Glycine riboswitch aptamer from Oceanobacillus salinisoli, 101 nucleotides, folded computationally. The organism belongs to Oceanobacillus, within Bacteria. The sequence was found by an Rfam model in a public genome assembly. The coordinates come from a structure-prediction model, not an experiment, and the mean pLDDT is 82. It matches the Rfam family "Glycine riboswitch aptamer". From the family's description: This family represents the bacterial glycine riboswitch.
RNA sequence: UUGAAUAUUGUGAGAGAGACUAAUAUUUGUUUAGCACCGAAGGAGCAAGUAUCCAUAAAGUUGGAUAUCAAUCUCUCAGGUAAAAGGAUCACAAUAGGACG
Numbered sequence: 001u002u003g004a005a006u007a008u009u010g011u012g013a014g015a016g017a018g019a020c021u022a023a024u025a026u027u028u029g030u031u032u033a034g035c036a037c038c039g040a041a042g043g044a045g046c047a048a049g050u051a052u053c054c055a056u057a058a059a060g061u062u063g064g065a066u067a068u069c070a071a072u073c074u075c076u077c078a079g080g081u082a083a084a085a086g087g088a089u090c091a092c093a094a095u096a097g098g099a100c101g
Base pairs, nucleotide, nucleotide: 006096007095008094009093010092011091012090013089018035020034021033022032023031036081037080038079042077043075044074045073049068050067051066052065053064054063055062
C1' cells in the first nucleotide's frame, strides 16, 4: 500500500567571504607567485551512549583502555570569495523501490 525510508531526474527557492596585489598572456574565463578571507559540493575530527577487557575479594559501584559513535559543531585538505556555474537543504512532479517514518 490512495505507497514509508532511500536513490535518480526535472522545475523553483537557496547563504558566506578580495571583481585583492605583482608578473605573464591579450581579451570576461587562464597561468605563476604572494597576502587576506568564507563554509552549505566533497572530505576529515570529536560527545554521550553501547560492547569488550583490566583493576577493585564477589555482585553492584567507580576508574581506566580499546572498538563503535552525530551534526548546520570543529578543521579548512579540497572547493569557493563580481556575474555565470556550483551549492548543504527545502518544496513540487516523475521514475525506481516496497515498509517504515